c-di-GMP-I riboswitch aptamer from a Hyphomicrobiales bacterium, 91 nucleotides, folded computationally. Of the family's consensus pairs, 95% are formed in the model. NCBI's taxonomy places the organism under Bacteria, Pseudomonadati, Pseudomonadota, Alphaproteobacteria, Hyphomicrobiales. It matches the Rfam family "c-di-GMP-I riboswitch aptamer". Rfam describes the family as follows. GEMM was predicted in a large-scale screen for bacterial structured RNA regulatory elements. Gene Ontology term of the family: cyclic-di-GMP binding.

C1' cells in the first nucleotide's frame, strides 16, 4: 500500500416511539429512547422512492379550502450504485 470483517478491545451512531422547535408537505434540529448499523462518517454525483407552497395546463350538473398532470423546486446517505475521509483486528 492492497485484500477482508471470524472472534475480540476502545470507542462512536441512533430505528420505531415520546416532548418541543422549524417547515404547505415530503421530512429535518434538539433532548429522552435503542431497532439495528464497520463506514448508520461526509457527499445528491447516478438511479430509486416520497413532497408539492409556488408557476403553468386541462377536467367539472359540484367553480371549489377541488381533481389531473407538467415544469420547477424540496426530502431520503438507515433504498441502492459512484466518489471521498477514517478506528480495531486479521490476511
Nucleotide at each position: 500500500g492492497g485484500a477482508u470483517g471470524a472472534a475480540a478491545a476502545u470507542g462512536g451512531c441512533a430505528a420505531a416511539c415520546c416532548g418541543u422547535c422549524g417547515g404547505a408537505a415530503a421530512u429535518g434540529g434538539c433532548g429522552g429512547g435503542a431497532c439495528g448499523c464497520a463506514a448508520a462518517g461526509c457527499u445528491u454525483u447516478c438511479g430509486g422512492c416520497c413532497c408539492u407552497c409556488c408557476u403553468u395546463g386541462c377536467c367539472c350538473g359540484u367553480u371549489g379550502u377541488g381533481g389531473c398532470a407538467a415544469a420547477a423546486g424540496g426530502g431520503u446517505a438507515g433504498c441502492g450504485g459512484g466518489g471521498u475521509u477514517g478506528c480495531c483486528g486479521c490476511c